[in-house]
RNA sequence: UGAGAAGGGCGGGCAAGCGCGGGCAACCACACGAGGUUGUACCGAGGAAAGUCCGGACUCCGUGGGCAGGAUGCUGACUAACGGUCAGGCAGCGUGAGCUACGGAUAGUGCCAUAGAAACGGAAACCGCCUGAAAGGUCUAAACGUUUAAGAUUGGGGCCAAGUAAGGCAAGGGUGGAAAGGUGAGGUAAGAGCUCACCAGCAGUGCAGCGAUGCACUGGCUUGGUAAACCACAUCCGGAGCAAGGUCAAGCAGGGGGUUGGGCGGUCCCACCCUUAUUCCCCCGGGUAGACCGCAUAGACAGAUGCUUGCCUAAAACAGAAUCCGGCUUAUAGCCCUUCUCACUUC
RNA sequence: GUGCUCGUGGCUCAAUUGGAUAGAGCAUCGGACUCCGGAUCCGAAGACUGCGGGUUCAAGUCCCGCCGAGCACGCCA
Numbered sequence: 001u002g003a004g005a006a007g008g009g010c011g012g013g014c015a016a017g018c019g020c021g022g023g024c025a026a027c028c029a030c031a032c033g034a035g036g037u038u039g040u041a042c043c044g045a046g047g048a049a050a051g052u053c054c055g056g057a058c059u060c061c062g063u064g065g066g067c068a069g070g071a072u073g074c075u076g077a078c079u080a081a082c083g084g085u086c087a088g089g090c091a092g093c094g095u096g097a098g099c100u101a102c103g104g105a106u107a108g109u110g111c112c113a114u115a116g117a118a119a120c121g122g123a124a125a126c127c128g129c130c131u132g133a134a135a136g137g138u139c140u141a142a143a144c145g146u147u148u149a150a151g152a153u154u155g156g157g158g159c160c161a162a163g164u165a166a167g168g169c170a171a172g173g174g175u176g177g178a179a180a181g182g183u184g185a186g187g188u189a190a191g192a193g194c195u196c197a198c199c200a201g202c203a204g205u206g207c208a209g210c211g212a213u214g215c216a217c218u219g220g221c222u223u224g225g226u227a228a229a230c231c232a233c234a235u236c237c238g239g240a241g242c243a244a245g246g247u248c249a250a251g252c253a254g255g256g257g258g259u260u261g262g263g264c265g266g267u268c269c270c271a272c273c274c275u276u277a278u279u280c281c282c283c284c285g286g287g288u289a290g291a292c293c294g295c296a297u298a299g300a301c302a303g304a305u306g307c308u309u310g311c312c313u314a315a316a317a318c319a320g321a322a323u324c325c326g327g328c329u330u331a332u333a334g335c336c337c338u339u340c341u342c343a344c345u346u347c
Numbered sequence: 348g349u350g351c352u353c354g355u356g357g358c359u360c361a362a363u364u365g366g367a368u369a370g371a372g373c374a375u376c377g378g379a380c381u382c383c384g385g386a387u388c389c390g391a392a393g394a395c396u397g398c399g400g401g402u403u404c405a406a407g408u409c410c411c412g413c414c415g416a417g418c419a420c421g422c423c424a
Stems, first nucleotide, its partner, number of pairs: 001343010012312007020044003023040006046318001050329002053327005058241004069237005074088005089102001091100003104231001108230002110226003126173002128169004136160005181199006200222001202219007245293004255284004262276002265273002348420007357373004366404001375391005397413005
């Protein structure tokens, strides 16, 4: 200098002017609920406010346990909690800094199309390797027996049947994404963990580590893939959500009550008694409309945060709070910082 | 706020338990028939299954994240 890796930060600033929402103060208006004007050394969007994908706070309901259902899944730590973060382990990728993925297939069940002999049962054999008949046919008369003139029959030998039938093998070929440990040597009729050495994997023991795991030794010789298929195991989860929920509380709306008032009756009047209330009056409780709280040093329900000018070279990206908080994911012009890697050049 | 469904040629729909080159009708184009057109017959083209990634030997189908469309429910009396 160039190309990268990881992490972090900013994401317009200053000044003037005009506006908008809220708070506070004063004044005006109003039956309630609203409202209006003026002023101000006051406050006024984000890194994602988004998606609503997780976790919680908060509120109400439920609450004896389980099943069902859902989520998570290498290890340790952090945390209120998490599917989040950090550190580590192992595998793959990258020259490297680094990045990405992550439990169980020996509990059981299912699936593995086409091709292929065979797709999970220690099953099966297309080409191949090895062992390897017989019936029957034919030739022979040089050995033997019987009957014989020749010939023929039976037995003998050769050839065909046939390297066929049958059996053994799982080395090699071929098919497939995957063919039942790999390489080499011995062994064998040919082969094979059949035997041996090394490697991979499994089990056990010891050591190191909190642990995942790593290293060493020993053993028997070997176990397909798929759980983002069902499933088993471990851990967690009661339900609903600010339209949660709470307070006050209109009415020609409902409910309950009335000792005293009112009405009717006993009775012509008063007292007293009884009775009635669907219609007068009074009381009580719930509660609709509505208002307020919940609600936040931004914060509403006609829902605010903007515009103009000047300078900064240009102000241009994604994008706009609605109960709050911790994460994740997605979108994002441009700029800055720290650490590290590789290549080249110069000293 | 909560729950759920869907996205396949221009249009309407298929695709079995994940299995090979995603199938059909209408529409379009070409040819035949006709004096011409329609109808009819024959043939052809047209899809990376909304987008991106993953699991798997293999994805329209299973999983994750986005984008778009649609449906249902709620509180009080």